A computed fold for a 62-nucleotide RNA from an Acidobacteriota bacterium, annotated as Fluoride riboswitch aptamer (crcB RNA motif).
RNA sequence: GCGCGGGCCGGCGAUGGGAUCCGCCGUAACCGCCCGCCACGGCUGAUGAUCCCUGGGGACAC
Numbered sequence: 001g002c003g004c005g006g007g008c009c010g011g012c013g014a015u016g017g018g019a020u021c022c023g024c025c026g027u028a029a030c031c032g033c034c035c036g037c038c039a040c041g042g043c044u045g046a047u048g049a050u051c052c053c054u055g056g057g058g059a060c061a062c
Stems, first nucleotide, its partner, number of pairs: 009026005016053006032043003
């Protein structure tokens, strides 16, 4: 220095906040989808999942 294992702690899961659960990572985890050779063009969702809040979009009623 590198590899493996354990503990503690921290971080991450396509755009915000909180809770719970799940998964992943230790400088990595992570950095959405479609067409297309490139360029370029188009599309979905604030969740990993559930609930609540905030923001955005659509429809209906008052």

Its Rfam family is "Fluoride riboswitch aptamer (crcB RNA motif)". On this family, see Baker et al., Science 2012: "Widespread genetic switches and toxicity resistance proteins for fluoride". Its mean pLDDT, the model's own confidence on a scale to 100, is 76. NCBI's taxonomy places the organism under Bacteria, Pseudomonadati, Acidobacteriota.